[in-house]
RNA sequence: GGGGUUGUCGGCUAGCUUGGUCUAGGCUAUGAGCCUCGGGCGCUCGUGACCCCGGUUCAAAUCCGGGCAACCCCA
Numbered sequence: 001g002g003g004g005u006u007g008u009c010g011g012c013u014a015g016c017u018u019g020g021u022c023u024a025g026g027c028u029a030u031g032a033g034c035c036u037c038g039g040g041c042g043c044u045c046g047u048g049a050c051c052c053c054g055g056u057u058c059a060a061a062u063c064c065g066g067g068c069a070a071c072c073c074c075a
Stems, first nucleotide, its partner, number of pairs: 001074007010028004020058001029047006051067005
């Protein structure tokens, strides 16, 4: 220098192909409560995210363009 892949709660991850009750699911973490003599386990109810900027569309995490970052391959 050229090509490709990925980017979602504090952490891990599903959803992207076929846009649609996703105002975003699960595990973990965490707050309160129940339970217990107390704790652990368990249970209930909460907290918390779509990398950034545009475009298309009635509707975008999803499709398109440009950035940024990480990784891989070629040279």